[in-house]
Context: one part of a larger RNA
């Protein structure tokens, strides 16, 4: 001199864009953070229309004056047949996203390759999708339990779940041969046919099996990747053949059996330490010295151990066991898991709001409206930090007062100030206003499809809509210099000096060193230099 996720002292106007637990991988109140789909399904707790039924009953008609009928209208029951829908059974997704750095010196990153593999949803392409059968949950209804929740009977449904038929460019197998699939649903209709659902026809869609891609993921191998030798031997599934098991897949993974190797001074094992990287600071560069934020990759998910399920995981807001803590409990048993966003509490020099909205982006589900979304996008805190702004402008010598020096003339502050003349950025304060919105809905027009003008679908047109930020940016007016400078130095190094006070005291200090009575170095003042909404000081790296 540059730098920092910065702290601390001392000052603080405004606005843009960043950025904010580095310490306890410490404990966690409370809220939220993964849901959706009724166009798979039986169904119907709520909420709404609707129909039906029974009470009450305005009003009106009629009466023989006892009543009868009419039913605005409240209210009860019933009814899934409508819009929707709590639990439930099914489906997709909860394996992304989103936090953390605890472990790991490793095929863990980073690079350059390689072959024995899987891959949902998505494109492509080719065949199909026939015809049975048993359950279950919701619900009924009983029983146990403080609670979590749990057991039995009866009942019912499906794109839950089983057989069977059929099988090629599928699997197995060296051939012959053998084995292996499916589910509907939704919209529309002109003939014909019907038990008025339909059948059929048709378009979407789902779904079976296989073929090719994408895209992800799993796996081998070369090279680089921190320090200690006061760590010199380490190894028995070790190394390496045969079989054979397992795996989506090689491979000692894994077992049997055989041989007796492997690996190391080019550093093996062994101990410390660390997440790797793109990159970030620093420097002329070679280097050094970091890995906050932002992508890529690993691992982790109270500690440890384990498999289910699935395309895919050994799963943060799944599951089982075992530990440690923490609630509850009728003591019999049970719940839990913030290194998700807020927030406590603790540690600490130290790091923010228990805001808003799903409007954009982007994910999940859905055919679609749409719902979900603490990611995301926004506001809110902090000068954290960079960048811009502004805190007046001109003119103004009687060189006013007053301060501080003074050789007692004077010098200095200082055109600074008052004065007189302007100007309104930013901040008030009022009013006008983009842009982030593109869609989807509806309605119409062609166009594919098709018996079909119907329906869907593309594509165009028209139209109503949709903005959390937001009192937005931005522009206009309005008033008045009005509301806006501090900080840290001044003996050398290092720009900038006198006065008083103190007297080896008090102090100062990065380093030289100062300071014992005239101290440019202490402590006050006046003037002075550096910076400037910052400015010193510590810390750390270059």
């Nucleotide at each position: 001199g540059a730098u920092u996720g910065a702290a601390c002292g001392c000052u603080g106007g405004c606005g843009g864009c960043a950025u904010g637990c580095c310490u306890a991988a410490c404990a966690c109140a409370u809220g939220c953070a993964a849901g959706u789909c009724g166009a798979a399904c039986g169904g119907a707790a709520a909420c709404g229309a609707c129909g039906a039924a029974a009470a009450c009953a305005a009003u009106c008609c009629c009466u023989u004056c006892g009543g009868g009928g009419u039913g605005c209208g409240u209210c009860u029951u019933c009814g899934g047949g409508c819009g929707u829908c709590g639990a439930g059974u099914g489906g997709c997704g909860g394996a992304c996203g989103g936090g953390u750095g605890c472990g790991u010196a490793a095929c863990g990153c980073g690079u350059a390759g390689g072959a024995a593999u899987c891959u949902a949803c998505c494109u492509u392409a080719u065949a199909g999708u026939g015809g049975g059968g048993g359950a279950u949950a919701a619900u009924u209804u009983g029983a146990g339990g403080a609670a979590a929740c749990u057991c039995g009977a009866g009942u019912u449904a499906a794109u839950a779940u089983u057989g069977u038929a059929u099988a090629a460019u599928c699997c197995u197998u060296a051939u012959g041969a053998g084995g292996g699939a499916a589910a509907g649903c939704a919209g529309g209709g002109g003939a014909u046919u019907u038990u008025u659902g339909g059948a059929c026809c048709u378009u979407g869609u789902g779904u079976u099996a296989u073929u090719a891609g994408a895209u992800g993921a799993g796996u081998c191998u070369g090279c680089g990747u921190c320090g200690g030798a006061u760590u010199a031997g380490c190894u028995u599934g070790u190394u390496g053949g045969u079989a054979g098991g397992g795996u989506a897949a090689u491979g000692g993974c894994c077992u049997a059996c055989c041989a007796a190797g492997g690996c190391a001074a080019c550093g093996a094992u062994c101990c410390g330490u660390a997440g790797c990287u793109g990159g970030u600071c620093u420097g002329a560069g070679a280097g050094g010295a970091c890995g906050a934020c932002c992508a890529g990759c690993c691992a982790c998910a109270c500690u440890g151990g384990g498999a289910c399920u699935g395309a895919g995981a050994u799963a943060u807001g799944g599951c089982c066991c075992a530990g440690a803590c923490u609630c509850c409990u009728a003591c019999g048993g049970g719940a839990g898991g913030c290194a998700g966003c807020a927030g406590u509490g603790g540690g600490g020099a130290a790091u923010a709001u228990u805001g808003g909205a799903u409007a954009a982006u982007g994910g999940g589900c859905g055919u679609a409206a749409g719902c979900c979304u603490g990611a995301u996008u926004u506001a809110g805190c902090a000068a954290u930090g960079c960048c811009g702004c502004g805190u007046g402008u001109g003119u103004g010598a009687a060189g006013a007062a007053g301060g501080c020096c003074u050789u007692a003339g004077g010098g200095u502050u200082g055109u600074a100030a008052a004065g007189c003349a302007c100007u309104u950025u930013c901040a008030g304060u009022a009013g006008g206003g983009a842009a982030g919105a593109a869609a989807u809905g509806c309605g119409u027009g062609u166009a594919g499809c098709u018996a079909a003008u119907a329906a869907c679908u593309g594509c165009g047109c028209g139209u109503c809509u949709u903005g959390a930020c937001g009192g937005u940016a931005c522009c206009u007016a309005c008033a008045g210099a009005a509301g806006a400078a501090g900080c840290a130095c001044c003996g050398g190094c290092u720009a900038a000096c006198u006065c008083c006070g103190u007297g080896c005291u008090a102090g100062u200090a990065g380093u030289u060193g100062u300071g014992g009575u005239a101290a440019u170095a202490u402590g006050g003042a006046g003037g002075g230099u550096g910076c400037a909404a910052g400015c010193g000081u510590u810390a750390a790296u270059c």